Predicted 3D model of a 60-nucleotide RNA (Fluoride riboswitch aptamer (crcB RNA motif)) from an Actinomycetes bacterium. Of the family's consensus pairs, 100% are formed in the model. It matches the Rfam family "Fluoride riboswitch aptamer (crcB RNA motif)". Gene Ontology terms of the family: response to fluoride and positive regulation of gene expression. Model confidence (mean pLDDT): 78 of 100.
RNA sequence: ACCGACCCCGGCGAUGGAGCUCGCCACAUGCGCCGGAAGGCUGAUGGCUCCUCCCCGAAU
Numbered sequence: 001a002c003c004g005a006c007c008c009c010g011g012c013g014a015u016g017g018a019g020c021u022c023g024c025c026a027c028a029u030g031c032g033c034c035g036g037a038a039g040g041c042u043g044a045u046g047g048c049u050c051c052u053c054c055c056c057g058a059a060u
Stems, first nucleotide, its partner, number of pairs: 010025004016051006032041003
């Protein structure tokens, strides 16, 4: 480095991934807001950091 076997691994916090941290839930937690409807609004985080996507501005 590669291959195989065994054992262990909870879910969630309104749009993606990861690390850390906090909280909630145990089939429950969770599934944003305005509007009668049509339709409209904020944010990629629960919080911090990084990446990705999108939008705006500037420079090359």